Predicted 3D model of a 506-nucleotide part of an RNA (large-subunit ribosomal RNA, domain I) from a Gammaproteobacteria bacterium.
Rfam family: Bacterial large subunit ribosomal RNA.
The prediction has a mean pLDDT of 86.
Lineage of the source: Bacteria > Pseudomonadati > Pseudomonadota > Gammaproteobacteria.
Context: one part of a larger RNA
RNA sequence: CGCACAUGGUGGAUGCCUAGGCAGUAAGAGGCGAUGAAGGACGUGGUAGUCUGCGAUAAGCCCCGGUUAGUUGACAAACGAGCUUACCCGGGGAUUUCCGAAUGGGGAAACCCACUCAGCUUGCUGAGUAUCCCUGCCUGAAUACAUAGGGUAGGGAGGCGAACGCGGUGAACUGAAACAUCUAAGUAACCGCAGGAAAAGAAAUCAACCGAGAUUCCCUCAGUAGCGGCGAGCGAACGGGGACCAGCCCAGUUGCCAUCAAUCAAACAACUCUAGUAGAACGAUCUGGAAAGUUCGGCCAUAGACGGUGAUAGCCCCGUAUACGAAAGACGCGUUUGAGGAGCAACAAAGAGUAGGUCGGGGCACGAGAAACCUUGACUGAACAUGGGGGGACCAUCCUCCAAGGCUAAAUACUCCUUACUGACCGAUAGUGAACCAGUACCGUGAGGGAAAGGCGAAAAGAACCCCGGAGAGGGGAGUGAAAUAGAACCUGAAACCGUGUGCGU
Numbered sequence: 001c002g003c004a005c006a007u008g009g010u011g012g013a014u015g016c017c018u019a020g021g022c023a024g025u026a027a028g029a030g031g032c033g034a035u036g037a038a039g040g041a042c043g044u045g046g047u048a049g050u051c052u053g054c055g056a057u058a059a060g061c062c063c064c065g066g067u068u069a070g071u072u073g074a075c076a077a078a079c080g081a082g083c084u085u086a087c088c089c090g091g092g093g094a095u096u097u098c099c100g101a102a103u104g105g106g107g108a109a110a111c112c113c114a115c116u117c118a119g120c121u122u123g124c125u126g127a128g129u130a131u132c133c134c135u136g137c138c139u140g141a142a143u144a145c146a147u148a149g150g151g152u153a154g155g156g157a158g159g160c161g162a163a164c165g166c167g168g169u170g171a172a173c174u175g176a177a178a179c180a181u182c183u184a185a186g187u188a189a190c191c192g193c194a195g196g197a198a199a200a201g202a203a204a205u206c207a208a209c210c211g212a213g214a215u216u217c218c219c220u221c222a223g224u225a226g227c228g229g230c231g232a233g234c235g236a237a238c239g240g241g242g243a244c245c246a247g248c249c250c251a252g253u254u255g256c257c258a259u260c261a262a263u264c265a266a267a268c269a270a271c272u273c274u275a276g277u278a279g280a281a282c283g284a285u286c287u288g289g290a291a292a293g294u295u296c297g298g299c300c301a302u303a304g305a306c307g308g309u310g311a312u313a314g315c316c317c318c319g320u321a322u323a324c325g326a327a328a329g330a331c332g333c334g335u336u337u338g339a340g341g342a343g344c345a346a347c348a349a350a351g352a353g354u355a356g357g358u359c360g361g362g363g364c365a366c367g368a369g370a371a372a373c374c375u376u377g378a379c380u381g382a383a384c385a386u387g388g389g390g391g392g393a394c395c396a397u398c399c400u401c402c403a404a405g406g407c408u409a410a411a412u413a414c415u416c417c418u419u420a421c422u423g424a425c426c427g428a429u430a431g432u433g434a435a436c437c438a439g440u441a442c443c444g445u446g447a448g449g450g451a452a453a454g455g456c457g458a459a460a461a462g463a464a465c466c467c468c469g470g471a472g473a474g475g476g477g478a479g480u481g482a483a484a485u486a487g488a489a490c491c492u493g494a495a496a497c498c499g500u501g502u503g504c505g506u
Base pairs, nucleotide, nucleotide: 001505002504003503004502005501006500007499008498009497015491016455017454020426021425022423023422024421025420026419027418028417029415030414031160032159039099040098041097042055043054044053046079049075050074051073061093062092063091064090065089066088070083071082072081104113105112106111114129115128116127117126118125119124120123131157132156133155134154135153136152137151138150139149164195165193166192167191168190169189175182179229205212206211216243217242218241219240220239226234227233247407248406249405250351252347253346254345255344256343263339264338265337266336267335268334272330273329274328276324277323278322282297283296284295286293298315299314300304307317308316356380357379358378359377360376361375362374363373366392387402388401389400390399391398442449443448462490465477466476467475468474
């Protein structure tokens, strides 16, 4: 040095586990904010730190309910001092420093500096003082009336928030095997505005000589008809089947009817939500550290869901089926009251810089094309129901509808969030980036990037005492425990890698 066997170290794979995730289902909720939000800074304990809670009334104050013998949150024990109709849970209220839309002025956020009024304890306390918009009033220039401007009172707005919505602006990579029309795509991004949904919506619509009858969404029609450097690609509609269904008002007079509709507000109130309550039925033997396992004999079940308990429990615990429960708050079918003004008939009326046109764009599946239709930057510019629009150039006939005013639930989209439940979803290199004090440590001037890290044991019973040693580190005894090769660098403990012992070989 090699081989074999045995036995260790190192290392943290594997197995098992789950405190965390992921994807859903059914409901709810769909907002918070000048009554100061979201998010923070700094404080706050008998306490040095961090988390949680809270705010100078500071792990809390008051009231009303529930529940109960304990209790003063966690890491995190002990001590001290307490409380105990306390603690805890639910509802309502009070307090709520400073920053932050931040709003008295400033500002390098959590800081600095003011003014006015009121009160008194005379240096404190309280209130107010931003901007914009709307409404009212007062005042008031050049300039007579006025207007602009100024002031004041009342009301509103502002900011944040995951996706979904409507609108405005609007790429490029890419594809076309290059690239310019085209595509990607009206996507991403940015901006504005809103709602619990939004948008759309009651035909100047389709259809085809038969008829249908607002909108929205799904299936189909159909990858069809078409569009297209007729390339890459883009891509309908009619019709059919479903979901859901709801229709109205203004641009006006007269008459009738005679207080009657929708809607709104208030009161009452069922159900439900925000704490909870009751809730059946088992013993022994054996093995074992431990019984829920074995064996024997029972019982309950509108309850054999789940979870826990020293191994696998319907009957040990928590629960489950079922039956109940609210002083207070929320929701609110419905009822009542009040406001509101509905309905019928006749006759009228029936939306102009509009429709249309020309030029230039855009949208329509449709790239200027034979290109209708919708829209509009410029220039033009009708008719008036004896009228007008459309039926894919255009004309006639025919059919159909009535623009240039407005409102409208449901079917549809989404999930930051709450409750209950589910999974041929993951199980610590997986599943969220994050099971653990994670958007942390760390990196970057910054925008931004962004980890690693779970497991003793049933119970700390976490090793008293002795010995070696530096009052060490580490170890040996002793003791605990079922087990300590479960000893905190702690379940299991693979491999690489490094030893020790024995044998053999060289």